Molecule: Guanidine-I riboswitch aptamer
Organism: Paenibacillus ferrarius
């Protein structure tokens, strides 16, 4: 170099912002607990969300029971990593990217 294989999904968490709801704050609308506007350097909800985080089922692979399907078991490794970029409303451990470097 090259082929194969290390798997897929869902639920959740570290995190993340700020469309929405909520919440603060407002010498704006004739008053107003309504409505606009301001604030995420608001603890929330909704939302997003890990290859290298966690659970769960499935897949998958060896045995072992059986004509044989099913069914039980065992296993399903390792994994340091930027700068910049990108999408949603808008950010992030999301994509890019098991990437570029390392070891």
């Nucleotide at each position: 170099u090259a082929c194969a294989u290390u798997g897929u999904u869902u639920u959740c968490u570290a995190g993340g912002g700020u469309u929405c709801c909520g919440u603060g704050g407002u010498u704006g609308u004739a008053c107003a607990u309504a409505c606009g506007c301001c604030g995420g350097u608001c603890u929330g909800g909704u939302c997003c969300a890990a290859g290298a985080g966690a659970a769960a089922a499935c897949g998958c692979a060896c045995a072992g029971c059986u004509c044989a399907c099913c069914c039980u078991g065992u296993g399903u490794u390792c994994a340091c990593g930027g700068a910049g970029g990108g999408a949603c409303a808008a950010a992030a451990g999301c994509c890019c990217g098991g990437g570029a470097g390392g070891a």